RNA sequence: GGGUCUGUAGCUCAGCUGGGAGAGCGUUCGGUUCGCAUCCGAGAGGCCGUGAGUUCGAGUCUCAUCAGAUCCA
Numbered sequence: 001g002g003g004u005c006u007g008u009a010g011c012u013c014a015g016c017u018g019g020g021a022g023a024g025c026g027u028u029c030g031g032u033u034c035g036c037a038u039c040c041g042a043g044a045g046g047c048c049g050u051g052a053g054u055u056c057g058a059g060u061c062u063c064a065u066c067a068g069a070u071c072c073a
């Protein structure tokens, strides 16, 4: 220098053929207990790496760019 893959909640990840942003763990509050843990219920937390484009509508498609991994040279 060129190719491929990944980037979504604090962490690990899902998200189908473009139409509701989600799960587990963690965290907060409440219940249960003499108390803790376990268990049960409820909540908070995201402009989906960044910028632009297509579209009535983009996490999803296109382009550029940034970071990481990997292959080739």
Base pairs, nucleotide, nucleotide: 001072002071003070004069005068006067007066010025011024012023013022019056027043028042029041030040031039049065050064051063052062053061

Transfer RNA from an Oscillospiraceae bacterium, 73 nucleotides, folded computationally.
Rfam family: tRNA.
The coordinates come from a structure-prediction model, not an experiment, and the mean pLDDT is 83.
It was read from a public genome assembly.
Lineage of the source: Bacteria > Bacillota > Clostridia > Eubacteriales > Oscillospiraceae.